Molecule: transfer RNA
Organism: Candidatus Woesearchaeota archaeon
RNA sequence: GCCCCUGUAGCUCAGCGGCUAGAGCACCAGCCUUGUAAGCUGGGGGUCGCGGGUUCAAAUCCCGCCGGGGGCU
Numbered sequence: 001g002c003c004c005c006u007g008u009a010g011c012u013c014a015g016c017g018g019c020u021a022g023a024g025c026a027c028c029a030g031c032c033u034u035g036u037a038a039g040c041u042g043g044g045g046g047u048c049g050c051g052g053g054u055u056c057a058a059a060u061c062c063c064g065c066c067g068g069g070g071g072c073u
Base pairs, nucleotide, nucleotide: 001072002071003070004069005068006067007066010025011024012023013022018056027043028042029041030040031039049065050064051063052062053061
């Protein structure tokens, strides 16, 4: 330099172009307990890497850039 994969909550990841962007863990509160943990119930937390484009509508499609991983020379 070229090619492929990847970037979504604090972490690990889901998510047919149209519901309100979700789960588990973590965190916070309550219940339970003599207390802690476990368990149960509820809650907060997202510019969907950045910038453009296509579309009535984009996390999703296209282009460029940036970060991470792998391969080739």